[in-house]
RNA sequence: GGCCCGGUAGCUCAAUUGGUUAGAGCACUGGACUGUCGAUCCAGAGGUUGCGAGUUCGAUUCUCGUCCGGGUCG
Repeated sequence: GGCCCGGUAGCUCAAUUGGUUAGAGCACUGGACUGUCGAUCCAGAGGUUGCGAGUUCGAUUCUCGUCCGGGUCG
């Protein structure tokens, strides 16, 4: 350098061939419970879906560019 896969919440990952609020677990915050902590239960906060454009009524999803990580070929 060519090709392939990946990048979504603090972390690990979903999201049905583009569709009507982007979710789950852990972690975090508040409450209940407990002598305290933990465990358990309830509730809550947290996201420009790596970045920038394009297509579309509508993009996490499709196209192009670009950055980062991994794999492979030379």
Overview: A computed fold for a 74-nucleotide RNA from a Pirellulales bacterium, annotated as transfer RNA. The organism belongs to Pirellulales, within Bacteria. It matches the Rfam family "tRNA". Rfam's curators write: Transfer RNA (tRNA) molecules are approximately 80 nucleotides in length. Its family is annotated with triplet codon-amino acid adaptor activity in the Gene Ontology. Rfam classes the family as a transfer RNA. The prediction has a mean pLDDT of 80.